[in-house]
RNA sequence: GGAGCGGUACAGAUGACCGCUGCCUCGCAUUCAUGUGAGGGGGAGGAAAGUCCGGGCUCCACAGGACAAGGCGCUGGGUAACACCCAGUCCCGGCAACGGGAAGGAAAGUGCCACAGAAAGGAUACCGCCAGGCGCUCAGUUCCUUAACCGAGGACCUGGUAAGGGUGAAACGGUGAGGUAAGAGCUCACCAGCCCCGUCGGUGACGAUGGGGGCUCUGCAAACCCCGCCUGGAGCAAGACCAAAUAGGGGAGCGUUUGAGAACGGUCCGUUCGAGUUCCCGGGUAGGUUGCUCGACCUCAACGGUAACGUUGGGGAUAGAUGAAUGGUCAUCGUCUCAGAGGCGGGUGACCCCUCUGAGAAACAGAACCCGGCUUAUGGCCUGCUCUGACA
RNA sequence: GCGCCCAUAGCUCAGUUGGAUAGAGCGUUGGACUACGAAUCCAAAGGCCAGAGGUUCGAAUCCUCUUGGGCGCACCA
Numbered sequence: 001g002g003a004g005c006g007g008u009a010c011a012g013a014u015g016a017c018c019g020c021u022g023c024c025u026c027g028c029a030u031u032c033a034u035g036u037g038a039g040g041g042g043g044a045g046g047a048a049a050g051u052c053c054g055g056g057c058u059c060c061a062c063a064g065g066a067c068a069a070g071g072c073g074c075u076g077g078g079u080a081a082c083a084c085c086c087a088g089u090c091c092c093g094g095c096a097a098c099g100g101g102a103a104g105g106a107a108a109g110u111g112c113c114a115c116a117g118a119a120a121g122g123a124u125a126c127c128g129c130c131a132g133g134c135g136c137u138c139a140g141u142u143c144c145u146u147a148a149c150c151g152a153g154g155a156c157c158u159g160g161u162a163a164g165g166g167u168g169a170a171a172c173g174g175u176g177a178g179g180u181a182a183g184a185g186c187u188c189a190c191c192a193g194c195c196c197c198g199u200c201g202g203u204g205a206c207g208a209u210g211g212g213g214g215c216u217c218u219g220c221a222a223a224c225c226c227c228g229c230c231u232g233g234a235g236c237a238a239g240a241c242c243a244a245a246u247a248g249g250g251g252a253g254c255g256u257u258u259g260a261g262a263a264c265g266g267u268c269c270g271u272u273c274g275a276g277u278u279c280c281c282g283g284g285u286a287g288g289u290u291g292c293u294c295g296a297c298c299u300c301a302a303c304g305g306u307a308a309c310g311u312u313g314g315g316g317a318u319a320g321a322u323g324a325a326u327g328g329u330c331a332u333c334g335u336c337u338c339a340g341a342g343g344c345g346g347g348u349g350a351c352c353c354c355u356c357u358g359a360g361a362a363a364c365a366g367a368a369c370c371c372g373g374c375u376u377a378u379g380g381c382c383u384g385c386u387c388u389g390a391c392a
Numbered sequence: 393g394c395g396c397c398c399a400u401a402g403c404u405c406a407g408u409u410g411g412a413u414a415g416a417g418c419g420u421u422g423g424a425c426u427a428c429g430a431a432u433c434c435a436a437a438g439g440c441c442a443g444a445g446g447u448u449c450g451a452a453u454c455c456u457c458u459u460g461g462g463c464g465c466a467c468c469a
Base pairs, nucleotide, nucleotide: 001388002387003386004385005384006383007382010379012333013332014331015330016329017328018327020043021042023040024039025038026037027036028035029034030033045364049375050374052373053372054371055370056369057235058234059233060232064269065268066267067266069231070230071229072228073227074088075087076086077085078084089103090101091100092099093098104226105225109224110223111220112219126165127164128161129160130159131158132157133156134154136153137152138151140149141148142147173191174190175189176188177187178186192216194213195212196211197210198209199208200207201206239290240289241288242287249281250280251279252278253277254276261273262272263271283468284467285466297316298315299314300313301312302311303310304309335361336360337359338358339357340356341355342354343353345352346351393465394464395463396462397461398460399459402418403417404416405415411449420436421435422434423433424432442458443457444456445455446454
């Protein structure tokens, strides 16, 4: 130099001019609630995003029982909580730095495994191998024969076998020896895996190791399901208050103690309220206040902890808009890229660094009740590490 | 803002307990028929199932993340 892996912080600065939107103070006008003028001060993010998780908060019985439904799923810890984070175990990818993992159960059950293949988990047997049979074929012998004997063949029959072939993503342990009619965990040795009983290390997942067993019992649960744990519903258009307005109308259903309906629940039970209520058609108002921003906040130090994080102490910090503001132009400086020039700068060198001039670039994106995460989008800077050589 | 749904050929739709060349109608193109058109008949083209990743032997279908589109939600009587 090239290729790559991880981490931290930032999201240009200053000034001038022109605007936008709330707040405070003062002045003026008046229909007394607004308008207007001046001054002061505030005004987006690391993701404000997707709304994918988890909570706070609010209302409904502060939320009950059963079923259903949904979610999660290695171990230990952190946390308000989590599908998040930290540390580890095992597996996978990469030469490595490092990265990834919805990683319980397939000997509870059901189901699926297309095509191909004999066979897709129950076992079975297409070719092949072996044994036997034979009324079939051929040859020989007896010596006359539509028979008998003997041998061979066979695309025939019966049985054994799972070594080998072939199919597939996946084929019923692997290698070797013995054994056999041929073979086979049939037997043995070693290896892999499973189960049982131990020992050692670890909180644990698990790792190391000893003995025994049957000899091997596929894969899919991001298929149903089983096991364990968790979840009541709705959401700031929640909720509370004020004001304005009218046709407080019409139709249909179900009800008034034999209890409709409501409590936004998927169903049932139970509890409470309960005389009206549900749906459709039609009508009116679409204004204001509150909730509303200091909350599990940020940061520094000490202590505890490998860490996430916790405890204590100090310090810091004004968006709260609602047909919805937070912007634009110019100048200077800073950063980066490219081109050119210079350097009695560095290095053995490939190259790097400094100065000047010119041209250019600066992304993704916009709060809407608030937090903790995840994911996605995105710009250049700094820094640590790994591999590599066509340059030296 | 909050809640929910959809995406398959140019258009409208099938296909989803996962199985290999993904179908239908209309439309398009070419040919036949006709003096020329329409209708009719015959044939063909046109898709990487919105995009990416994962699970699986195998994904339009199952899961996750994006992209685009659509729907509903105020109060009073």